[in-house]
RNA sequence: CGAUCAGAGCAAACCCGAGGUGACUCGGGGACGCAAAGCCGCGGGACUGAGCGCCACAACGCGCGCCCAGUCUGCCGGGUUGCCGA
Numbered sequence: 001c002g003a004u005c006a007g008a009g010c011a012a013a014c015c016c017g018a019g020g021u022g023a024c025u026c027g028g029g030g031a032c033g034c035a036a037a038g039c040c041g042c043g044g045g046a047c048u049g050a051g052c053g054c055c056a057c058a059a060c061g062c063g064c065g066c067c068c069a070g071u072c073u074g075c076c077g078g079g080u081u082g083c084c085g086a
Base pairs, nucleotide, nucleotide: 001085002084009034010033014029015028016027017026018025019024032074038080039079040078042077043076044075045072046071047070048069049068051066052065053064054063055061
């Protein structure tokens, strides 16, 4: 760097069970795909929850901003480890 070969690996949507306010996570089934779709929340991004301020309202907001705590590694980048070998 990613053509090919070989042996492998992971597992989207959806379904079932469980956990969580939620984003989502775990287990089982299942394969859309993936040369790191292995690992790490470091940078960016998106999403969730609470608080505060503003706007609106009789009430009801799927509104805007700030801020704290979370989620996503199959959103992008970065770091790091690994199979094969033109």